The RNA shown here (Bacterial large signal recognition particle RNA) has 268 nucleotides and comes from a soil metagenome. Model confidence (mean pLDDT): 79 of 100. Rfam family: Bacterial large signal recognition particle RNA. From the family's description: The signal recognition particle (SRP) is a universally conserved ribonucleoprotein involved in the co-translational targeting of proteins to membranes. The model forms 83% of the base pairs in the Rfam consensus.

RNA sequence: CCGUGCUAGGCGGGGACGUAGCGGCGCCCUGAAUCCGCAAUCCGCUCUAGCGGGGCUGAAUCCCCUCCCGAGGGGCCAAGCCCGGGGUCAGCGCCCCCUUUGAUGGCGAUGAUGGUUCGGUCCCGCCGCGAUGGAGACCCGUGAACCAGGUCAGGUCCGGAAGGAAGCAGCCUUAAGCGGUCACCUCCAGGCGCAGCGGGAGCGCCGGUCCGGAGCCACCGAAAUGGCGGCCGCGCCCCGGUCACCGGUCUCGACGGAGGGUGCACGG
Numbered sequence: 001c002c003g004u005g006c007u008a009g010g011c012g013g014g015g016a017c018g019u020a021g022c023g024g025c026g027c028c029c030u031g032a033a034u035c036c037g038c039a040a041u042c043c044g045c046u047c048u049a050g051c052g053g054g055g056c057u058g059a060a061u062c063c064c065c066u067c068c069c070g071a072g073g074g075g076c077c078a079a080g081c082c083c084g085g086g087g088u089c090a091g092c093g094c095c096c097c098c099u100u101u102g103a104u105g106g107c108g109a110u111g112a113u114g115g116u117u118c119g120g121u122c123c124c125g126c127c128g129c130g131a132u133g134g135a136g137a138c139c140c141g142u143g144a145a146c147c148a149g150g151u152c153a154g155g156u157c158c159g160g161a162a163g164g165a166a167g168c169a170g171c172c173u174u175a176a177g178c179g180g181u182c183a184c185c186u187c188c189a190g191g192c193g194c195a196g197c198g199g200g201a202g203c204g205c206c207g208g209u210c211c212g213g214a215g216c217c218a219c220c221g222a223a224a225u226g227g228c229g230g231c232c233g234c235g236c237c238c239c240g241g242u243c244a245c246c247g248g249u250c251u252c253g254a255c256g257g258a259g260g261g262u263g264c265a266c267g268g
Base pairs, nucleotide, nucleotide: 001268002267003266004265005264006263009057010056011055012030013029014028015027020046021045022044023043024042034054035053036052037051038050063261064260065259066258067257068256072252073251074250075249076248077247080242081241082240084238085237086236091234092233093231094230095229096227097226099224100222101221102220104218105217106216107215114211115210117208118207119206120205121204122200123199124198125197126196128194129193130192132189133188134187135186136185139180140179141178142177148173149172150171151170156165157164158163
């Protein structure tokens, strides 16, 4: 170096998910690369091999390692958008107020704004009247076996008789009690109303007297300045979410390419 026969190995790989971790059935990507049984309300394992049973190939273009390329997948972030919150004019916007000014209308020398003074409104107390509520009286009705009255049948008692006496029931009238009552009358009550008197409070509002002598009020605008005025509507800041298309970063990575490495036995 060649031939023959074996063995190791190989007969797909990868991603996410799942798992304490590994691999598998399932999903996705890439490829073309065996058969049977088990398997996601899981199947088989315990440190890197799915487990069990067959078949083919077999030391090389096919096995192993390193590097390059790179389909594809996954994580994170920025920008954009959205929710919520914050905050101040050291930005914008809007609103309000004062000063100034214009138009319209009303009041005003039979006296404006303003000022002095007095009073009312406000609070408390007392008194008077009324209303309300309660009670009483009046009135009506009812109402006593006997211990209320009148009349007292029957019966009882006295009497020779004439005639008397007491007196139950019944009836009538009443007392206490019970019930009702519109109004009138009396008394009581106070978180009722009004008038009067007294005291208090006093910013405001209303009215009177006096002083004084020309403005006052309403409403619609305009401009500028001012206000240790207002509003979160926008910008701004913070937190959270979404998209992960475009952008950035990290990671895994098939197919492919390059390089390197790797048995045994026999015979020639």